[in-house]
RNA sequence: GCGUGAGUGGUAUAACGGUAGCAUAGUUGCCUUCCAAGCAAUUGAUCCGGGUUCGACUCCCGGCUCACGCA
Numbered sequence: 001g002c003g004u005g006a007g008u009g010g011u012a013u014a015a016c017g018g019u020a021g022c023a024u025a026g027u028u029g030c031c032u033u034c035c036a037a038g039c040a041a042u043u044g045a046u047c048c049g050g051g052u053u054c055g056a057c058u059c060c061c062g063g064c065u066c067a068c069g070c071a
Base pairs, nucleotide, nucleotide: 001070002069003068004067005066006065007064010024011023013021018054025043026042027041028040029039030038047063048062049061050060051059
C1' cells in the first nucleotide's frame, strides 16, 4: 500500500429499516445492630461526516481506530 471483519451506557453483549434491550455497574430507598447478600425504583450508549428513505444502529460513500490476511 491492498483486501476482509469489527466499532452500541463504566464493562460485556443483543437488536439488522419502524420510539435501542438484557446482564453487570453507579445512585436512592427497604431489609440488617453494622457490612455483605437480597428486594424495589432510577441514571447512563449506536465511532465521525455525508447520501438514500416517510423513517437508518441497520442500506450506500468517505474518514478514524482496532484485529486478521496479502504484498
A computed fold for a 71-nucleotide RNA from Helobdella robusta, annotated as transfer RNA.
It matches the Rfam family "tRNA". By type it is a transfer RNA.
Its mean pLDDT, the model's own confidence on a scale to 100, is 83.
The organism belongs to Helobdella, within Eukaryota.